A computed fold for a 71-nucleotide RNA from Parcubacteria group bacterium 21-54-25, annotated as transfer RNA. NCBI's taxonomy places the organism under Bacteria, Bacteria candidate phyla. Its Rfam family is "tRNA". The family's RNA type in Rfam is transfer RNA.
RNA sequence: GCGGAUAUAGUUUAGUGGCAGAAUAGGUGCUUCCCAAGCACCGGGCAGGGGUUCGAUUCCCCUUAUCCGCA
Numbered sequence: 001g002c003g004g005a006u007a008u009a010g011u012u013u014a015g016u017g018g019c020a021g022a023a024u025a026g027g028u029g030c031u032u033c034c035c036a037a038g039c040a041c042c043g044g045g046c047a048g049g050g051g052u053u054c055g056a057u058u059c060c061c062c063u064u065a066u067c068c069g070c071a
Base pairs, nucleotide, nucleotide: 001070002069003068004067005066006065007064010024011023012022013021018054026042027041028040029039030038047063048062049061050060051059
């Protein structure tokens, strides 16, 4: 330099066009003599930009980062 893959919550991930879910972690409360465990609730997320569409996490293009392969 060329080609390919991946990017969603602090972490691990589901979601292939119509409300963004789960687990774990965090906070609050209940329970307990206390801790732990358990239960309930709460907050927190689509890498960035542009395009297509009535509507984009999803489809297309570019950029960024990481990984793999070729040279």